This is a predicted structure of a 102-nucleotide RNA (Purine riboswitch aptamer) from a Limnochordia bacterium.
Its Rfam family is "Purine riboswitch aptamer". About the family: Riboswitches are metabolite binding domains within certain messenger RNAs that serve as precision sensors for their corresponding targets. Allosteric rearrangement of mRNA structure is mediated by ligand binding, and this results in modulation of gene expression. A class of riboswitches that selectively recognises guanine and becomes saturated at concentrations as low as 5 nM. In Bacillus subtilis, this mRNA motif is located on at least five separate transcriptional units that together encode 17 genes that are mostly involved in purine transport and purine nucleotide biosynthesis. It has also been shown that some members of this family are specific for adenine instead. Gene Ontology term of the family: purine nucleobase biosynthetic process.
[in-house]
């Protein structure tokens, strides 16, 4: 700009749609491969695994361990994401196409 998108009931009914808040999920965890650093170091990629589950699987900080090899550890703070309960709110917050910025 324009009016929808959706869940459940079927043919017009009751919801959702945005914020918070609390519950479940998952432990932000655990296993593989391949490369890479070497006590001024301990990293990067990729896969796979866990959820009646879609995304996610990071970070800071703090201790500790490896006497130079190839492997790292705990301890702690912070999230998204889906579903759902409660509470506010009445704002196109939603859906489509465009357009601008970054």
């Nucleotide at each position: 700009a324009c009016a929808a998108u959706u869940g459940c009931a079927u043919a017009u009914g009751c919801g959702a749609u945005c914020a918070c808040u609390c519950g479940u999920a998952u432990a932000g965890c655990u296993c593989c491969a391949g490369a890479g650093a070497u006590a001024u170091g301990g990293u990067c990629u990729g896969g796979a695994a866990g959820u009646u589950u879609c995304u996610a699987c990071c970070a800071a900080g703090c201790a500790g361990c490896c006497g130079u090899a190839a492997a790292c550890u705990g301890c702690c703070u912070g999230a998204c994401u889906a579903c759902g309960u409660g509470u506010g709110g009445a704002a196109a917050g939603u859906g489509u196409g465009c357009c601008u910025a970054g």